FMN riboswitch aptamer (RFN element) from a Chloroflexota bacterium, 136 nucleotides, folded computationally.
RNA sequence: AUGGACCUUCGGGGCAGGGUGAAAUUCCCGACCGACGGUGAUCGAGCCAAGCUCGUAGCCCGUGACCCGCAUCCUUGCGGUGGAUUCCGGUGACAUCCCGGAGCCGACGGUACAGUCCGGAUGAGAGAAGGUGACC
Numbered sequence: 001a002u003g004g005a006c007c008u009u010c011g012g013g014g015c016a017g018g019g020u021g022a023a024a025u026u027c028c029c030g031a032c033c034g035a036c037g038g039u040g041a042u043c044g045a046g047c048c049a050a051g052c053u054c055g056u057a058g059c060c061c062g063u064g065a066c067c068c069g070c071a072u073c074c075u076u077g078c079g080g081u082g083g084a085u086u087c088c089g090g091u092g093a094c095a096u097c098c099c100g101g102a103g104c105c106g107a108c109g110g111u112a113c114a115g116u117c118c119g120g121a122u123g124a125g126a127g128a129a130g131g132u133g134a135c136c
Stems, first nucleotide, its partner, number of pairs: 005132006017029003031116002033106002035063004043055005058104002067080005086102005108119003
């Protein structure tokens, strides 16, 4: 220094304004939001430089919540399902990540049909940070 063990803390955002209606943050016009890890020529920031470090993807790869099935010591394990063709242009040797434009997506239950309200949830959680003593 790394890995395993244990402990603590942290760990999701969003309908402004308007229309119809008896009733809609659910319909319509319009507005707004983007969990975690990875990758990341380029781009941004830092350092005098070489170079290194940090940051940068909702729709690239994977994970989690939700849902389904099986098992179970009844709260865990295993398996499954699971959103977006993202596209066009620019720069470039190279971009689904940069820049510009356009488009698309979003569990379950409730309710006038919900990504944004209420509820399961003061829950769970990918994971992040810090700590403890011991071993290799």

NCBI's taxonomy places the organism under Bacteria, Bacillati, Chloroflexota.
The coordinates come from a structure-prediction model, not an experiment, and the mean pLDDT is 76.